[in-house]
RNA sequence: CCUUGAAAAAGGCAAACUUAUUGAAAAAUAAGGACGCAAAACUACGGGUCUAAUAUCCUUAGAGGAUGAUGAUGGCCGGGUUGUCUAG
Numbered sequence: 001c002c003u004u005g006a007a008a009a010a011g012g013c014a015a016a017c018u019u020a021u022u023g024a025a026a027a028a029u030a031a032g033g034a035c036g037c038a039a040a041a042c043u044a045c046g047g048g049u050c051u052a053a054u055a056u057c058c059u060u061a062g063a064g065g066a067u068g069a070u071g072a073u074g075g076c077c078g079g080g081u082u083g084u085c086u087a088g
Base pairs, nucleotide, nucleotide: 002088003087005085006084012037013036017032018031019030020029021028022027035075041081042080043079045078046077047076048073049072050071055067056066057065058064
């Protein structure tokens, strides 16, 4: 440096749910809490998925509906970057 695995050792993160806050929403943040994770560390570059505010169109022109990310998701998959230990 590369590959592999996570038995051991040192550790790390934190699903669902609850409370508070932000947001149109998806969701995010903080505290509690652990389903799990060998990158469940960071990163929206590619794909997927979620929401649909502004906008455009439809409409019974009201409610509502359709289209649609610039929003979100890294614990959906891949890519990039970084990291602990064992073995080869």